[in-house]
RNA sequence: GCCGACUUAGCUCAGCGGUAGAGCAACGCUUUUGUAAAGCGUAGGUCGUCGGUUCAAAUCCGACAGUCGGCU
Repeated sequence: GCCGACUUAGCUCAGCGGUAGAGCAACGCUUUUGUAAAGCGUAGGUCGUCGGUUCAAAUCCGACAGUCGGCU
């Protein structure tokens, strides 16, 4: 230099055009003499950035940035 994959909650990841979710972690409650475990609940997101398409974009298109891999 060229090619490809990925970027969503604190972490690991779903979601492939129509209200952004799960598990773990955090916080609260129940239970226990107490702790752990278990059960229930709460909070937490400008969906990497900037544009475009669309009535509507996390999702489709383009550019850029970052991470990883391959080729030279």
The prediction has a mean pLDDT of 84.
A computed fold for a 72-nucleotide RNA from Candidatus Roizmanbacteria bacterium CG11_big_fil_rev_8_21_14_0_20_36_8, annotated as transfer RNA.
Rfam family: tRNA. Gene Ontology term of the family: triplet codon-amino acid adaptor activity.